[in-house]
Context: one part of a larger RNA
Molecule: large-subunit ribosomal RNA, domain IV
Organism: Candidatus Saccharimonadia bacterium
RNA sequence: CCCUCGUUAAGGAACUCGGCAAUACAGCGACCGUAACUUCGGGAUAAGGUCUGCCUCCUUCGGGAGGCCGCAGCAAAAGAGCCCAUGCAACUGUUUAUCAAAAACACAGGUCUGUGCUAAAUCGAAAGAUGAUGUAUACGGACUGACGCCUGCCCGGUGCUGGAAGGUUAAGUGGAGAGGUGCAAGCUUUGAAAUGAAGCCCCAGUAAACGGCGGCAGUAACUAUAACUGUCCUAAGGUAGCGAAAUUCCUUGUCGGGUAAGUUCCGACCCGCACGAAUGGCGUAAUGAUAUGGGCACUGUCUCAACGAGGGACUCG
Numbered sequence: 001c002c003c004u005c006g007u008u009a010a011g012g013a014a015c016u017c018g019g020c021a022a023u024a025c026a027g028c029g030a031c032c033g034u035a036a037c038u039u040c041g042g043g044a045u046a047a048g049g050u051c052u053g054c055c056u057c058c059u060u061c062g063g064g065a066g067g068c069c070g071c072a073g074c075a076a077a078a079g080a081g082c083c084c085a086u087g088c089a090a091c092u093g094u095u096u097a098u099c100a101a102a103a104a105c106a107c108a109g110g111u112c113u114g115u116g117c118u119a120a121a122u123c124g125a126a127a128g129a130u131g132a133u134g135u136a137u138a139c140g141g142a143c144u145g146a147c148g149c150c151u152g153c154c155c156g157g158u159g160c161u162g163g164a165a166g167g168u169u170a171a172g173u174g175g176a177g178a179g180g181u182g183c184a185a186g187c188u189u190u191g192a193a194a195u196g197a198a199g200c201c202c203c204a205g206u207a208a209a210c211g212g213c214g215g216c217a218g219u220a221a222c223u224a225u226a227a228c229u230g231u232c233c234u235a236a237g238g239u240a241g242c243g244a245a246a247u248u249c250c251u252u253g254u255c256g257g258g259u260a261a262g263u264u265c266c267g268a269c270c271c272g273c274a275c276g277a278a279u280g281g282c283g284u285a286a287u288g289a290u291a292u293g294g295g296c297a298c299u300g301u302c303u304c305a306a307c308g309a310g311g312g313a314c315u316c317g
Stems, first nucleotide, its partner, number of pairs: 001312008010303002014301001019298001029051004037042001039146001053068006069073001074079001081296007088288002093105002109144007121130003147283004152213003157210002159206005166201003172195002177190005214232005241275001242272001253269005
């Protein structure tokens, strides 16, 4: 010096990206007491506080009175740190065996869609099997993801579904005609019209199908702004709700809170570079080895280091 531990004056997060790591305050039991919020179940062991041994006597057998000892009486061991606010995901669960456990996956619930049974779908040249010894309250596929309030406008494009007309359209059918050869009969080659399915064109429907959801001017009796007006374009021009957000470039936006001091955090504002409604929108109790900010308590994280123990390193052998 390294590793693993132990103790530490005064201070107590000043450390640090960050209380990472570590300590202990607490812990078991009894009694008292327990907030916001809430889906009324929870939250909750919330938080916070008091007590705890032994002996004698009494007792309604719950306990009460008196006394004794110790630093300490749940005398050892074991046995939650807590609170406030916010994001995300409802939850328990699952995952990158060996750098990621999460906000990712799943989930119950929701919706659309296919499927009438020899079901659809899947595996298989096939037989056959799964589906299912099930039968639309069933089974397959896709998206969303508890619950609450909701889910706006656009069918022009792409897709899907439907459509006894019309256009186009293959093989086939058809055979007007034409050619070759032949004396001819014939053989042979080519072949117009007509007929001829799905598909495509066409016409509708359909967005919890793939997807999309504008611009420029002017205008109110201070100024500013524009409920209002005009105009261009579009299939339609973003509704409710939310908003510097896990989304905001400019940006440490501006205001307020918290701090002596705050690029983070919380509450607002709205000028949304580039939120937005099942690629779901906004809330939400409970839950989380989740992410972020703050506080109490506590501490060698630090001011600032010291001492000790064991094992190495090192020296001798």